A computed fold for a 110-nucleotide RNA from Cytophaga hutchinsonii ATCC 33406, annotated as SAM riboswitch aptamer (S box leader). The coordinates come from a structure-prediction model, not an experiment, and the mean pLDDT is 82. The same sequence occurs in records of 2 taxa.
């Protein structure tokens, strides 16, 4: 990289550098942004996916439930910011609600 699963309406920021752009990509909105964008470091947080710890099931596993945060990831404006060519609710437009597709993040296995 690429392959399976599993999450994705919640939650959590300051300082130092930095010097003009950010919000994945591409079109369309919208916001954020010289009151300092990305990005880097540093300290604090959130969370609970891996890990530990205790209970339930079970032949054992899968799985379920509570709980810890000391280790390994990830996160810390807006729903994954909204939104699309396809499907379905439904017979046609629009709107709508659900999936799928994308994409992120974790764990496995390549």
């Nucleotide at each position: 990289g690429a392959u399976u699963u599993a999450u994705a309406a919640a939650g959590a920021a300051g300082a130092g550098g930095g010097g003009a752009g950010a919000g994945a990509a591409c079109g369309g909105g919208c916001u954020c942004u010289u009151u300092g964008a990305a990005c880097c470091u540093c300290u604090a947080g959130c969370a609970a996916c891996c890990u530990c710890c205790g209970g339930g099931a079970g032949c054992a596993a899968a799985u379920c439930c509570a709980g810890a945060a000391a280790g390994g990831u990830g996160c810390u404006a807006a729903u994954u910011c909204c939104u699309g060519a396809c499907c379905u609710g439904a017979a046609u437009a629009a709107a709508c609600a659900g999936g799928g597709c994308a994409u992120a993040u974790a764990a496995a296995u390549u």